Predicted 3D model of a 476-nucleotide part of an RNA (small-subunit ribosomal RNA, 5' domain) from an uncultured prokaryote. RNAcentral holds the full RNA, with entries from ENA.

[in-house]
Context: one part of a larger RNA
RNA sequence: GAACGCUAGCGGCGGGCCUAACACAUGCAAGUCGAGCGCGUACCUUCGGGUACGAGCGGCGAACGGGUGAGUAACACGUGAGCGAUCUACCCAAUGGCGGGGGAUAACCCAGGGAAACCCGGGCUAAUACUGCAUAUGGUCUACGGAUCAAAGACUUCGGUCGCCAAAGGAUGGGCCCGCGUCUUUAAUCCUGGUUGGUGGGGUAACGGCCUACCAAGGGUACGAUGGGUAGCUGGUUUGAGAGGACGACCAGCCACACUGGGACUGAGACACGGCCCAGACUCCUACGGGAGGCAGCAGUGGGGAAUAUUGCGCAAUGGGCGAAAGCCUGACGCAGCCACGCCGCGUGAGUGAUGAAGGCCUUCGGGUUGUAAAGCUCUGUCGGGAGGGAAGAAGAUCUGACGGUACCUCCCAAGAAAGCACCGGCUAACUCCGUGCCAGCAGCCGCGGUAAUACGGAGGGUGCAAGCGUUGCUC
Numbered sequence: 001g002a003a004c005g006c007u008a009g010c011g012g013c014g015g016g017c018c019u020a021a022c023a024c025a026u027g028c029a030a031g032u033c034g035a036g037c038g039c040g041u042a043c044c045u046u047c048g049g050g051u052a053c054g055a056g057c058g059g060c061g062a063a064c065g066g067g068u069g070a071g072u073a074a075c076a077c078g079u080g081a082g083c084g085a086u087c088u089a090c091c092c093a094a095u096g097g098c099g100g101g102g103g104a105u106a107a108c109c110c111a112g113g114g115a116a117a118c119c120c121g122g123g124c125u126a127a128u129a130c131u132g133c134a135u136a137u138g139g140u141c142u143a144c145g146g147a148u149c150a151a152a153g154a155c156u157u158c159g160g161u162c163g164c165c166a167a168a169g170g171a172u173g174g175g176c177c178c179g180c181g182u183c184u185u186u187a188a189u190c191c192u193g194g195u196u197g198g199u200g201g202g203g204u205a206a207c208g209g210c211c212u213a214c215c216a217a218g219g220g221u222a223c224g225a226u227g228g229g230u231a232g233c234u235g236g237u238u239u240g241a242g243a244g245g246a247c248g249a250c251c252a253g254c255c256a257c258a259c260u261g262g263g264a265c266u267g268a269g270a271c272a273c274g275g276c277c278c279a280g281a282c283u284c285c286u287a288c289g290g291g292a293g294g295c296a297g298c299a300g301u302g303g304g305g306a307a308u309a310u311u312g313c314g315c316a317a318u319g320g321g322c323g324a325a326a327g328c329c330u331g332a333c334g335c336a337g338c339c340a341c342g343c344c345g346c347g348u349g350a351g352u353g354a355u356g357a358a359g360g361c362c363u364u365c366g367g368g369u370u371g372u373a374a375a376g377c378u379c380u381g382u383c384g385g386g387a388g389g390g391a392a393g394a395a396g397a398u399c400u401g402a403c404g405g406u407a408c409c410u411c412c413c414a415a416g417a418a419a420g421c422a423c424c425g426g427c428u429a430a431c432u433c434c435g436u437g438c439c440a441g442c443a444g445c446c447g448c449g450g451u452a453a454u455a456c457g458g459a460g461g462g463u464g465c466a467a468g469c470g471u472u473g474c475u476c
Base pairs, nucleotide, nucleotide: 002472003471004470005469006468009346010345011344012343013342014341015339016338017304022302023301024300026299027298028297031060032059033058036057037056039054040053041052042051043050044049067257068256069255077181078180079179080178082177086174087173091170092169095166096165097164099133101131102130108123109122110121112119113118138149139148140147141146153162154161155160183229190220191219192218195217196216197215198214199213200212201211202210232254233253234252235251236247237246238245239244259280260279261278262277263276282293283292284291285290310336312335313334314333318332319330320329321328322327349379350378351377352376359370360369361368362367384413385412386411387410388409389408393403420465421464422463423462424461425446426445427444431460432459433458434457435456441448442447
């Protein structure tokens, strides 16, 4: 964050699975770079090559953004310009360097296995992929003698531009430690065995029982240990005069999780939602040998439930990734659709109109009331319908708008399409008649109903709110 009943004209701004962290069909949600590299196909060719596309090697990103609240009572969160033993790709400013070699491998070709997923062997090849050597401003280690650690090119209009290596600084973002705050009470024979401390060793970016061997026997605790229940925390939200109480949806910060449990790999950064491995449950394919999958991303489906939306449009804007750029990608985002779910605004007409018409209801039968209400007459045009024009948002040289022919403006038409709901015994604003007869029923409390019921049901009238009104739930 509501739901249900009756009702319902429009707009703006917000909000919309609180339940099964139940299971998920389908599509989309993370790619990009040919100005790192070699191929293949197609087309063009001045036969030098060029362009487009494709898979592959390589780089960067995929650790952001988006979701959810299961777990967690904990340095998880909040706070303290706290502390020191730390890391930080891309970015910023300054410094120095980029010498000379080598061997592979995918793609591709050949041969083969498999139903498939995919896999094995042989052969060829490139690089900003990999790897020796040299050099070391400098860094690290040091017994102060020394030891050790680099690099890559591409494009070019030939001016240069973008990269690469080393190391110190900044910025940003993290990791770690500490003080204080956050429910209950089950403990004097209460809790604890890597437990508390030390030494050696290991490990980490880094301190540390973080891990390990040995030694000592400690450590915590009524200022609440241990155990149990519940719970993501905060800025805030709501209520209240405040103090305080309750809550933590949307938005923002932090944390945790990604079918369940465990593990590491890669990397500056993960123990990684749309990566990998193992185990498990479940679903699917199978030729039975074996494989594939993970919506707590956006839509959508089943199920659960009182209950919560479209398998929409667009990258035009903002932001992000890659790229020199053009650009590509982006269910982030911007919009549209549905829902009175909320708040706010507007309308359903205005003026006049007494024979106080008709009808309804009541009546003491005289009349009263509905009621200026209606009709009638005179107007207006919000809204509605039609026609025409038509944006800002685009970052102003040009081009580029999903929304959208939308908002808005002008003209025309015509009161035309637009009022309900609850209540009327007291609390509590609002009264009569009929029906019923302790029946049927009402009800928040007190209580109404057994033949004159302002309390039940209907009607007329009235009261209160109004595109809402009531009921239920929750909070103060």

The prediction has a mean pLDDT of 83.